[in-house]
RNA sequence: CUGGCGGCGUGCCUUAGGCAUGCAAGUCGAGCGAGAAUCUAUUCGUUGUCUGGUUCGCCAGACUUCGAAUAGAGGAAAGCGGCGAACGGGUGAGUAACACGUGGGUAACCUGCCCUCAGAUGGGGGAUAGCCCUAGGAAACUAGGGGUAAUACCGCAUAAAAUCGUUCCAUCACAAGAUGGAUCGAUGAAAGGUGCCCUCUGCUUUGCAAGGUGCCGUCUGAGGAUGGGCCCGCGGCCUAUUAGCUAGUUGGUAGGGUAAUGGCCUACCAAGGCGACGAUGGGUAGCCGGCCUGAGAGGGUGUUCGGCCACAUUGGGACUGAGAUACGGCCCAGACUCCUACGGGAGGCAGCAGCUAAGAAUAUUCCGCAAUGGGCGAAAGCCUGACGGAGCGACGCCGCGUGGGGGAUGAAGGCCUUCGGGUUGUAAACCCCUUUUCACAGGGAAGAAUAAGAUCGGGAGUAACUGCCCGAUCGAUGACGGUACCUGUGGAAUAAGCCCCGGCUAAUUACGUGCCAGCAGCCGCGGUAAUACGUAUGGGGCUAGCGUUGUUCGGAUUCACUGGGCGUAAAGGGCGUGUAGGCGGCAGAGCAAGUCGGGUGUGAAAUCUCAGGGCUUAACCCUGAAACUGCACUCGAAACUGUUCUGCUAGAGUACCGGAGAGGGAGACGGAAUUCCUGGUGUAGGGGUGAAAUCUGUAGAUAUCAGGAAGAACACCGGUGGCGAAGGCGGUCUCCUGGCCGGAUACUGACGCUGAGGCGCGAAAGCUAGGGGAGCAAACAGGAUUAGAUACCCUGGUAGUCCUAGCUGUAAACGUUGUGCACUAGGUGUAGGUGGGGUUACCCAUCUGUGCCGGAGCUAACGUAUUAAGUGCACCGCCUGGGGAGUAUGCUCGCAAGGGUGAAACUCAAAGGAAUUGACGGGGGCCCGCACAAGCGGUGGAGCAUGUGGUUUAAUUCGAUGAUACGCGAAGAACCUUACCAGGGCUUGACAUGCAGUCGACGGGGGCAGAGAUGCUCCUUCCCUUCGGGGCGGCUGCACAGGUGCUGCAUGGCUGUCGUCAGCUCGUGUCGUGAGAUGUUGGGUUAAGUCCCGCAACGAGCGCAACCCCUACCCUUUGUUGCCAUCAGGUAAUGCUGGGCACUCUAAGGGAACUGCCGGUGACAAACCGGAGGAAGGUGGGGAUGACGUCAAGUCAUCAUGGCCCUUAUGCCCUGGGCUACACACGUGCUACAAUGGCCGGUACAAAGGGUUGCAAAACCGCGAGGUGGAGCCAAUCCCAAAAAGCCGGUCUCAGUUCGGAUUGGAGUCUGAAACUCGACUCCAUGAAGGUGGAAUCGCUAGUAAUCGUGGAUCAGCACGCCACGGUGAAUACGUUCCCGGGCCUUGUACACACCGCCCGUCACACCACCCGAGUUGGGGAUACCCGAAGUCGCUAUCCUAACCCGCAAGGGAGGGAGGCGCCGAAGGUAUGCUCGAUAAGGGGGGUGAAGUCGUAACAAGGUAGCCGUACCGGAAGGUGUGGCUG
Repeated sequence: CUGGCGGCGUGCCUUAGGCAUGCAAGUCGAGCGAGAAUCUAUUCGUUGUCUGGUUCGCCAGACUUCGAAUAGAGGAAAGCGGCGAACGGGUGAGUAACACGUGGGUAACCUGCCCUCAGAUGGGGGAUAGCCCUAGGAAACUAGGGGUAAUACCGCAUAAAAUCGUUCCAUCACAAGAUGGAUCGAUGAAAGGUGCCCUCUGCUUUGCAAGGUGCCGUCUGAGGAUGGGCCCGCGGCCUAUUAGCUAGUUGGUAGGGUAAUGGCCUACCAAGGCGACGAUGGGUAGCCGGCCUGAGAGGGUGUUCGGCCACAUUGGGACUGAGAUACGGCCCAGACUCCUACGGGAGGCAGCAGCUAAGAAUAUUCCGCAAUGGGCGAAAGCCUGACGGAGCGACGCCGCGUGGGGGAUGAAGGCCUUCGGGUUGUAAACCCCUUUUCACAGGGAAGAAUAAGAUCGGGAGUAACUGCCCGAUCGAUGACGGUACCUGUGGAAUAAGCCCCGGCUAAUUACGUGCCAGCAGCCGCGGUAAUACGUAUGGGGCUAGCGUUGUUCGGAUUCACUGGGCGUAAAGGGCGUGUAGGCGGCAGAGCAAGUCGGGUGUGAAAUCUCAGGGCUUAACCCUGAAACUGCACUCGAAACUGUUCUGCUAGAGUACCGGAGAGGGAGACGGAAUUCCUGGUGUAGGGGUGAAAUCUGUAGAUAUCAGGAAGAACACCGGUGGCGAAGGCGGUCUCCUGGCCGGAUACUGACGCUGAGGCGCGAAAGCUAGGGGAGCAAACAGGAUUAGAUACCCUGGUAGUCCUAGCUGUAAACGUUGUGCACUAGGUGUAGGUGGGGUUACCCAUCUGUGCCGGAGCUAACGUAUUAAGUGCACCGCCUGGGGAGUAUGCUCGCAAGGGUGAAACUCAAAGGAAUUGACGGGGGCCCGCACAAGCGGUGGAGCAUGUGGUUUAAUUCGAUGAUACGCGAAGAACCUUACCAGGGCUUGACAUGCAGUCGACGGGGGCAGAGAUGCUCCUUCCCUUCGGGGCGGCUGCACAGGUGCUGCAUGGCUGUCGUCAGCUCGUGUCGUGAGAUGUUGGGUUAAGUCCCGCAACGAGCGCAACCCCUACCCUUUGUUGCCAUCAGGUAAUGCUGGGCACUCUAAGGGAACUGCCGGUGACAAACCGGAGGAAGGUGGGGAUGACGUCAAGUCAUCAUGGCCCUUAUGCCCUGGGCUACACACGUGCUACAAUGGCCGGUACAAAGGGUUGCAAAACCGCGAGGUGGAGCCAAUCCCAAAAAGCCGGUCUCAGUUCGGAUUGGAGUCUGAAACUCGACUCCAUGAAGGUGGAAUCGCUAGUAAUCGUGGAUCAGCACGCCACGGUGAAUACGUUCCCGGGCCUUGUACACACCGCCCGUCACACCACCCGAGUUGGGGAUACCCGAAGUCGCUAUCCUAACCCGCAAGGGAGGGAGGCGCCGAAGGUAUGCUCGAUAAGGGGGGUGAAGUCGUAACAAGGUAGCCGUACCGGAAGGUGUGGCUG
């Protein structure tokens, strides 16, 4: 959210908070007295009516009302008495305990009612309640007096088998003892009730009494059963940040007390008892059978049902009783509630309902005793919120239904769509059928057994009967409920929802939304195409439920007993010694605790499992079996463990002989160096650094020589060499001393291993006290560096470093690897010893130590591997996600610094290891590239051109933006282009297609208005036709057009770049758990992953190269428009002409170059070097050609295209304007700055192109641009066309010029409707800046750079740009250190949107939890003292006193009661300290947050290697000193 039915279960988990009301324990008259209402009878009084009489006052009778008395019946309420009320029912607060479970003990005990057996029940006495009277009180209730009964109470008698005591015996026992028997003494009971009968006796009788008899009771004793008390073994929570606890405490003796043991209690004596196998304290908790989960072992739990315990408003206490320390009893105290007349009283739902409060949350103030069970009773019966039922709640489990069959035009509608269709979907409609359920009606169980009683039969017993016992047949009773169930009638009729659909996980599409709203268990979705949000459609799942939340187990071998780990992931204690403990060699014998087997007892029932049965099935219930894995007893076994005894020598140790050593402690001695002091020589520097400076030195340094002083450390030897447990130990000698190794014998005889605590040792730094102080050196000072530099570097320098005595107790105290023992391939060094051999070089064997390599095995991998991280055993320590945090707090140690132990809240979805592929490195190696270098010329400075930014503007349209935008899209903006702006217009539209209707043209020409678009108007004017119409065109309308509007981060295509770099991959195989590797690495070589060799690889693909084009040489073919050697002709001259095709050339084909040949180098290779020949030589030169991929690179404005947006406008037309703006900045160019030049004259040589809306010759005009002109040419023919630099000659002479040409004025030419904004060119005039360009930066390695001109595309016109062409034509390259880019290998990495990465700390702000905190406040328990209720116990003789005793009586006694006193004693009070919370000014760090601030510590050699301990210092990361580690 939703909800049809039934069955069976179940229901205050929170406040053991508080409770109105009703009910939940009574019963017995067959124990007792008394006895109300009521009824009957009698008598009396009285009311009324009637009748009769009447003296009218009244009298009598009948009926009647009321009352009284007596008798009888009746039996209520109350009382005495008995039994019950200690059961049943509730709850789980307390309790960590013999409370519970389980098994035992009781020789230390009790047990009402019940059962069995034996015996008895005699005879007396005195009270008391009820009742009556009186009194007090509001009430609750109480006091006094009088009288009364009992199965109430009390003596006496009797009684032993009971109890106690004496003496004795027997049996048994683990101790105190138990059982049985004998003897003597003492103590010591009772109650009656109620039926029946008449044999005997009496009264005298329907009979009653004695008596008899039955039943129910009562008493004594023995036994049983049941229930309990007490004691013990074992078992089951957390905490050591609780380590010591204990005074009745532990034991004894004596006594008391109890049913009973016992310090349970008291007195005295002793000083014990418990505890690391966890005492004591704290926290939590009722325990169990069971229940949930799990394969099991376990883990969690203790609701319902059952067993035990505890509690009953809180605390204390006893009484009664068989039993209680008593839920619905009592007393006291406290809190609370209620009543009150203010004096006092009453109460206890954790019984059933119900109320209130709390809470997420839990029911009816129901029916009945019919059943089952309980109490009382002889019984009937009464009582019973136990119980049986019903009600409420989908709270759980189980079952049923909401229909079944047919039904395609696959209806309508919905949704999607590629518009074809698909899907919802046989689903519906519709037809046929059924009736569980439902409604109504009818029938209708089982649950009931028998009780009382009746009849009959039998049995024991009796004088007999009754009664009793047994059996049979009858015999009342139903809350549920007219329920279950059955039948009939009716009609598909009354009945479906919830969640999900990105992956995990089964099930998708559309729309909306646009990091918004929202989702989310984890990963993660949402920023305009969301299968993840919301809705819809469809689908999936479950179903009267579904989903969520919470909880528990599982998965999780993620606390690991089963079943984990600790080199690097979390984790080996810094090291030893050794206590407790754990574990322990070989052989024999004994015992039997562990162990194993058999038997017995127990392990309640229910539950679980199996079999069977009963409800229509199931859930549920019943019966039986099995099981209950445990405990105890007993019998047996003796291998193993244990234990006792006896041996042994292999473990361990002792003695002896040798050996090595920086092992430790103390003392003495030595030389080198450093610094200082003194003196000599000597002169200007020294020192220091990347470079400097501070510093030092002419007052004489440094250097050098001699002498002296001091302290510290011990070069060489020196070594993955030695010693030590570790830390650690290094000059020499002496003394003292520990351990180790080898050898060979002898001895001891398991004496061993490990080791929680404990104890000792323990680098450096640090601390205390006293010395010492040469060098070094935290702090500090100065100088540098730097943005800063609290650093790195430098100059100084104090603690300290050294010694003595003490403290500290930590390190990357590391092999990041605990100790010991055993076993398991090798190889090779080295140190110490021993034995053997030997040719004296050495070799072999063996023990101990220390390294390297490596196999199996192990390992996540790396790796390890007889010195294990292998295989086992023993013992110890430690770990359990990251951060918070080794922090807080407590305790403890320390002089302090600080150490040891050591959390939580909160927060994250990771943190981490090893390895892989990349990328990166101020890592390494190798190698390329005009990358540097070597050169040449530029840019950056000037003017102009052009593009861009910026600014401006109505608009300056848009795009391109490091390299890889910026003379880029644009190969050409005056209009057009044009997309922009202003204004004027159009709306089926400027353009396409279709349909319908309508018109007949379309077009051409002219006029008017207008800026034009456009509008108005005049003239002219269709084709085909089978006559239906069609073509074409206009108009109207509908579909639609149109968009340079957005998204290049939705796309295709195309393109740039890395890069013409040499790389990028695949198949199969192999290796690896895997990612992946190998191949592709290696040695050579190359321009090349080019080739060769090697190789667990072998092959292949895309790239490279080659194939293609141009160019260089030759050949063949072709000869016109090309060419002209020979021949001929001709000219002033010219291949001009004939002719020719030899040459050049043209354009087709072919050849040629392949490291082919020679020599050398190389590995006999590939290849390289040199040479020959050749036009060309090692890819000859150039082009085309661009691998896998990268940059979400560029382009929606070339084009195409999804989605979105506009539709009288974001579309379309037009005029004008703008894209050409201009303080500036940048890029790319042009022209220059001049003499290698400018100018003038003369003169020579190209290539490649273009040309009919075209190129245009000659000639003429113009200074010129150009004009006129038009031959020729659709082009190897004609034209553009002059090539220019060059060469020859002249002039200029270093100047802002005869350089330079900007700018400006004037005059023109050309194109074009049109050159104002805004074209190009020409002429005349003007003549700016500029004298070679700062930092910086670009191109180029040969026909290249530089320089010179020529052509083309676009194009009406416009070229310094672009593309192409040829002419002239250099310099330099030692080389790869450096800059940039790239390739390969390798290394490190905390990077992987990949260094433009990652990342640390302070500070500022916000939020969160926590710690400390002057204090404040609450809970808990403890100790000491005070007060001391109720009450038990004890004492007491003040008062009272029926039963019994003495006594004639008075009185006394025994006993009892009251009062008083005492011990103990709850609550309370005072004081002290402890402990746990809550709260708090303020203080502290921590965590988390958006793109805050400061720096850059770490990750690469992180730019000073990092890290650990410690000390000092500093905004901060951090820096420095000292010792250590390599991670």
This is a predicted structure of a 1527-nucleotide RNA (small-subunit ribosomal RNA) from a Deltaproteobacteria bacterium. RNAcentral holds the sequence, with entries from SILVA. Its mean pLDDT, the model's own confidence on a scale to 100, is 83.